[in-house]
Context: one part of a larger RNA
Molecule: large-subunit ribosomal RNA, domain IV
Organism: Candidatus Thorarchaeota archaeon
This record gives sequence, structure tokens and C1' cells, in this order.
RNA sequence: CCCCUCCUGAGGGAAAUCGGCUAAUUAGCAGCGUAACUUCGGGAUAUGCUGUGCCUGGGUUAGUGCAAGCUUUCCCAGGUCUUAGUAACUAAGGGGUCCCAACUGUUUAAUACAAACAUAGCUGACUGCAAACGGGAAACCGCGAGUACAGUCAGUGAAUCCUGGUCUGUGCCUGUCAGUCAAAGCUCAGAAAUGGGUCUAAGCUCAGGUUAACGCCGGGACUAACUAUGAGUCUCUUAAGGUAGCCAAAUGCCUUGUCGGUUAAAUGCCGACGUGCAUGAAGGGAGCAAUGAGGUCCCCACUGUCCCCAGGAGGGCUC
Repeated sequence: CCCCUCCUGAGGGAAAUCGGCUAAUUAGCAGCGUAACUUCGGGAUAUGCUGUGCCUGGGUUAGUGCAAGCUUUCCCAGGUCUUAGUAACUAAGGGGUCCCAACUGUUUAAUACAAACAUAGCUGACUGCAAACGGGAAACCGCGAGUACAGUCAGUGAAUCCUGGUCUGUGCCUGUCAGUCAAAGCUCAGAAAUGGGUCUAAGCUCAGGUUAACGCCGGGACUAACUAUGAGUCUCUUAAGGUAGCCAAAUGCCUUGUCGGUUAAAUGCCGACGUGCAUGAAGGGAGCAAUGAGGUCCCCACUGUCCCCAGGAGGGCUC
């Protein structure tokens, strides 16, 4: 010098900052004690309070040993020193709310560890075994030396409460008088090339089924004796017109929506409201104890993050 690593700091205590990032706080063991909520297991080391060294005395536990003794557990009383007794090292900061995912687990070797993947559970489709599905040109092989309480494929993603309407379109399944329909066959014409006719499989048309298949789930007027609102009425229209729930939500453009709470002050957060640009039920809906190096906000404690920098140690560099 202030590049690196550390130590210390009056008063204040997050005012710093996108954000308490960083740092600080806490910490072991023993005793007491411990909330909401809950799937009754948890939550829980919840939170919180107290003790802790050494010396002396008394009692006591256990082991070993023939015994003396040695080692050891716990309790009581008295004393003693320090700022401080788990004095160093070691060693959780805590609490509350909401979002997401049930959980433990897995992942982008070298910018992402997550709310993504997986998962148990739930549901559907196919399959009677010389199976279905998969690999291979085939032989043959895997699943499996298994057999529907099995295997393959697909969706959803614990449990709890539930999972509404719609089969018009597309897909799939079933059926099929009829229509359409290739080659071959048959037949006619022709010398032939070839052309005409007939027959006709699957498929398609057609009929039905199927949504935890792909999907989809309206508009306009009028109306109650203040006003407002609209239970209700009319009308257009669809395959059916969004049910239960839930929400300015990780989904709301307008939007810093409106109201309430939190703050002196809040585009934040939490609680409500809902004609929701464009929520919504296994492309699952709601909800949720526990869990999470996930995301948001708040409180306590704590601090050089900051007000506002200062001093010191070591390394590095320069003189």
C1' cells in the first nucleotide's frame, strides 16, 4: 500500500442490500418444563428456565477380587477461586404465515438439486400362454424357467373429501343388409397391345358404444312498490353450455383491483370479495399433519450489512 486471511470495537441495531448475502448469536451434558395443529406416530432438542469447576465430609450403586483393595454410579452438606467452571477445542439461532411438492429418494460429469423426475397409492387398455408386448432378415431370444393376486403399455401421483355435463368432431372398439372398392380369377371384344364387364378382402361410407380416450363445457333482452340487485320471464343457439370447489393464486390484461390487518410510511405479505382478459375437477379439483440446503412475508435474539469508519496481527508487494 490495503491485494489475501484473521482479531477487536463506543453508541445505535438491518437504517445497508434485490434479498440479513456475509458475519454475529446459539451450541455439549443433566434436571424441570413444553403450544397450535395432527394421519395420534408426531410436532419436540418445540419455545422456555436452571445447573455445570475444584476441595472436604457423610451416605450410596455397580464391577472385580478369598480378602485388603482397585475401578465405578448417584445423592446430601459445608467450603473455595475467577469476568467467565461443556472457561480452550468440540458444539442447533429461535418462532410465526403463505405458495409448491405428500414423504426418504433421483437429476442436467463441466453455469440449473428445483416446484422438474421417481415414488407407494388410484385408474384405464391389451393378454389364456405356441399369449400380449419387445428385439431380429430369419432361426431364435427377452419378459419368464413367470401364468390374470401374472405380464406389457398408458395416464394420474401418499392418505382424507371428491371427481359434474357432453359421443357433434377426432381417435379407439363393436357391428354391418346396402354403397364404394385393388390385384388375381372368370368372362366378352380384339391378330395383338389393350379395352369393357363380372366377382370382391381390408378400409371408407353407414349403425351403435366409449371421455380416469384427444377434447369441449354460450350469447342477447326484460323483470320485485325509493334506488340498486335480479330469484324469475322471453329469445337466439349448442353435442353439451363450467357443477362441487378455488382465486388478482407460481393462473387477473385492466392492476399498485376494492375492503380489512401488518408499518410513521408497504407496487410487499396475510385475510376477505369475484361477470374469473384466460380458474376448475386423474392434461385431476380441494385440502394437508410430517418432511424440504425449494420460494414469499413478518417477529425475537444477534451482530461492522450499515450510520462511519478506526485500531491491530499474519501473508503478499514496494522502499